[in-house]
RNA sequence: AAAAAAGUUUUCUAGGGUUCCGCAACAAUCCGUUGGUCUGGUCCGAGAGAAAACGCACAGUAUUGCUGUGACACGGAGGGAUAAAAGCCUGGGAGAA
Numbered sequence: 001a002a003a004a005a006a007g008u009u010u011u012c013u014a015g016g017g018u019u020c021c022g023c024a025a026c027a028a029u030c031c032g033u034u035g036g037u038c039u040g041g042u043c044c045g046a047g048a049g050a051a052a053a054c055g056c057a058c059a060g061u062a063u064u065g066c067u068g069u070g071a072c073a074c075g076g077a078g079g080g081a082u083a084a085a086a087g088c089c090u091g092g093g094a095g096a097a
Stems, first nucleotide, its partner, number of pairs: 007054006015044002020041002022038001023035004056070006072092001074095001078090003
């Protein structure tokens, strides 16, 4: 200095908030208002969490398939989306090593 399938999707989890529902308080009769410093359901959700499917590379088998392997990964601030926030996106980024 450079490269990588370090791929795509789905389901879920850690986590996250507050549109909707529920809950709580208030108001009350007629709707409602406030609260996430409310356990929750819906919702968002991981590169560095889990699983699956497809795919890719290599090897084996020996046939159009089957089997195996695919390691490692410290990390801001700021900004952005959505109702809002976040281990979401920026981002395996800057930086560190």
Molecule: Guanidine-I riboswitch aptamer
Organism: Perspicuibacillus lycopersici